Small-subunit ribosomal RNA, 5' domain from an uncultured bacterium, 524 nucleotides, folded computationally. The prediction has a mean pLDDT of 81.
[in-house]
Context: one part of a larger RNA
RNA sequence: AACGAACGCUGGCGGCGCGCCUAACACAUGCAAGUCGAACGAGAAUCCGGGGCAACCCGGUAGUAAAGUGGCAAACGGGUGAGGAAUGCAUGGGUAACCUGCCCUUGAGAAGGGAAUAACCCGCCGAAAGGUGAGCUAAUACCCUAUACGCUCCUUUUUCUGCGGAAAGAGGGGGAAAGCUAAGUCGUGGAUUUAGCACUCAAGGAUGGGCUCAUGUCCUAUCAGCUUGUUGGUGGGGUAACGGCCUACCAAGGCUACGACGGGUAGCUGGUCUGAGAGGAUGAUCAGCCACACUGGCACUGAGAUACGGGCCAGACUCCUACGGGAGGCAGCAGUGAGGAAUAUUGCGCAAUGGGCGAAAGCCUGACGCAGCGACGCCGCGUGGGGGAUGAAGGUUUUCGGAUUGUAAACCCCUUUCGUGAGGAAAGAUAAAGUGGGUAACCACUUAGACGGUACCUCAAGAAGAAGCCACGGCUAACUUCGUGCCAGCAGCCGCGGUAAUACGAAGGUGGCAAGCGUUGUUC
Repeated sequence: AACGAACGCUGGCGGCGCGCCUAACACAUGCAAGUCGAACGAGAAUCCGGGGCAACCCGGUAGUAAAGUGGCAAACGGGUGAGGAAUGCAUGGGUAACCUGCCCUUGAGAAGGGAAUAACCCGCCGAAAGGUGAGCUAAUACCCUAUACGCUCCUUUUUCUGCGGAAAGAGGGGGAAAGCUAAGUCGUGGAUUUAGCACUCAAGGAUGGGCUCAUGUCCUAUCAGCUUGUUGGUGGGGUAACGGCCUACCAAGGCUACGACGGGUAGCUGGUCUGAGAGGAUGAUCAGCCACACUGGCACUGAGAUACGGGCCAGACUCCUACGGGAGGCAGCAGUGAGGAAUAUUGCGCAAUGGGCGAAAGCCUGACGCAGCGACGCCGCGUGGGGGAUGAAGGUUUUCGGAUUGUAAACCCCUUUCGUGAGGAAAGAUAAAGUGGGUAACCACUUAGACGGUACCUCAAGAAGAAGCCACGGCUAACUUCGUGCCAGCAGCCGCGGUAAUACGAAGGUGGCAAGCGUUGUUC
C1' cells in the first nucleotide's frame, strides 16, 4: 500500500460498485423454456340469453381453453470450480484431412401416387405411476414412383501440381420436395392468377465449431528408469475429418538427466495487488476459453449434446405405497437446515437491452432492468457560519499567586446543503403512414414506465435531527494527577510494574484519523 474480509466500539445522508472464500453438504415451497391455429384432425366447461311443468333443448361464450399429431427452440442464456499439470489454457501457424440449422447471394426445382397413426371412442389391468387390446381419422408427419443444370460414386481423357491431389470434359450407376395465407377472377366440391411466407437440390459467403503443429505454462530426484496398442508399417473397419481411433498381420521400436515415469498441488487467460523497475503474489466481481451438473457408465434424437431443469442401466440417499411397485436430483433465482470468524429478499417488472417461437398482434424469459438488506469497499456531502472576555460556572491542576479546559460555552446576528413536508417532467424503444429501389436506414404525429410520485429543480419552516475511535516511554505526533505496589496488569520490538510508574487502571489534558476508528488474518 492492498483486501470478496472478519472481530470490537461507534454510526447522519447520497452516488457507484461488491456480497457462501467453508460442506461440488443435504434440500420443504414457488418460479427459472417455451412458442406456432397462417402445418393438422378434433374440441369442452363455466356463464349469459331464449324455450320447457321437469328431465333437458337451442343460440352465444367459441372453433376459445385444456390436451394430441407436426415444426422450430430447448446444445443459447444462467450456475459452479469438483476434476484435470495437459485430450486444458495463452500466443502464432496448418487443414490439399473436415462439418456448419437459422442468416446473405446465386442457379435449378417443387410432378404423380399410397399406407398408417395419436388425439377420440369402447373394453381390460393397476393403490398409484402407468400399461394394454379392438375400432375411426388428418397433415408441411411417413412411404413409393418420376424428374436431376449442378451434386455424389465408378471408369476414363486433358491440363496443372514436389506428392497425396486439384480443375475441366466424356460414359455408366445413385439420390429431392409441402404446402399455407391474403387479394382478384371463374365459380360454389373447388380451380386459377398475383403477392407474401414456407419447402427441395446445389454452388458460394458469413458465423460457429472439430482436428492438428510449434513455443510457453507450479513443487518434488528422500520418484531414475518408463512403455506391449506400447513405436512404426501393410490390409481392413470406423469418423464430418487425419490418426493405434479400433482390428488382423509384420517389424522392434518409442520416451528419458534439456527430468521420462511416479507423487503432491492447481481450472487457464485478459487481468488484479504490490513495486522506481526487474520481479513477487494472485486469478472474487467483468470478459474469453475449458470442465462439471447426486456418483459411475452408456448411447438416442439432432446442424450441433454424449444433453444442469431429456432418456437408459447400476449405486448411495430422500419420499410415497394398498408391500405388488413407484417418484426425485437448486454447482438456475429466491429461500431452509448444516458447516463456519463470515456473506443478502421465498421482492417488482418484461417499460428498456438481449434471447426463443410466430407473417404479425403477441406469448415466454429469476437473462436482464430495478427495488430491498449489509459502512463490505471507493468517492462526495453534512453534523453549521460570523461575532463574542467577566477570560463566567463546573472540571483538572497548583509553588494556593495562579494555570488550563477556552472563543470553547452562554449571548447577538446570519444561513438551510443533507434531512422533513408539498407540486411539476424528459430520454430511450416500436407498429402503421411518409421519404427511400427496398422488408435497410431516416422521420413529424400518436401510443406505451417496473423503478416511482423516484432522481432533479423550485418553494416553505426551522440551528433545528446528526461524532466517534485509537493513541500519548523510545521507534512515533501527543503529559500530568490519583490508584496499585514484580500484585493486578501491559506488550509489535526494546521492555514496563518490587511505594513518588509520562509504559498497569481511572481522570483531566493533548495528538492522530474521522462516519468511521482500531485489532486480527493474508499478499507485495